[in-house]
Molecule: FMN riboswitch aptamer (RFN element)
């Protein structure tokens, strides 16, 4: 280095303009946003090995929701959205160009990815510190 244990910190963005209406940040036109880990040929650093960084719609995870158990702290199980075409190339599900699509639950003078709420919550995970193994 790495692994394990303890502890601690952090860990989600977005309605701006116009229209209709008694009423809409909820409808319509345009706009805007993209959690965590993995993977990838751009790009950056390096003599090199490598390292950093790069996916909402590829794989997996979390959140929400449902069920069971419970010592009521949780644990286990389930559910869980969306992409095509063209280009380059040995190779693209990730690059480049174009056009699409998706977004829990409850609330609301009117239907919500963007407002309010559970949530000053939880959490995938990321980092710090201490100890042990090595």
């Nucleotide at each position: 280095a790495u692994u394990c244990u303890g502890u601690u910190u952090c860990a989600g963005g977005g309605c701006g303009a116009g229209g209709u209406g008694a009423a809409a940040u909820u409808c319509c036109u345009c706009a805007c946003u993209g959690g965590c880990g993995g993977u990838a040929a751009a790009c950056g650093c390096u003599c090199a090995c490598g390292c950093g960084c790069a996916a909402g719609u590829c794989c997996g995870c979390g959140a929400c929701c449902c069920g069971c158990a419970c010592a009521c702290g949780u644990g286990c199980g389930g559910c869980u959205g969306a992409c095509c075409c063209g280009g380059u190339g040995c190779g693209a599900a990730u690059c480049c160009g174009g056009g699409a699509c998706c977004a829990a639950c409850g609330g609301u003078c009117a239907a919500a990815g963007u407002c309010c709420g559970g949530a000053u919550g939880g959490a995938a995970g990321a980092g710090g510190c201490a100890g042990a193994a090595g």